Predicted 3D model of a 74-nucleotide RNA (transfer RNA) from Treponema sp. RNAcentral records the identical sequence in 3 taxa. Rfam family: tRNA. By type it is a transfer RNA.
């Protein structure tokens, strides 16, 4: 160049045919257990779903471009 896959919470990943409130599990932080430290239990914070526009009554999800990582062809 051409072809596929990936962008979702700090890290690692779900999210099944659009459909109320975007989860999990690992940090984290407060409490509670200890003499203290781990385990452990409870509970809290943290995202405008890579970006920008479109379709729709509604979009992480669908459609264009467009950033950035990966693989494979030339």
């Nucleotide at each position: 160049g051409c072809g596929g896959a990936g962008u979702u919470a700090g890290c690692u990943c779900a999210g099944u045919u659009g459909g109320u409130u975007a989860g999990a599990g690992c940090a984290u932080c407060a409490c509670g257990u200890u003499g203290a430290c781990a385990u452990c239990g409870u509970g809290g914070g943290g995202g405008u779903c890579g970006g920008u526009g479109g379709u729709u009554c509604g979009a992480a999800u669908c459609c264009a471009c467009u950033a950035u990582u990966c693989c494979g062809c030339a």
A source record names the gene trnV.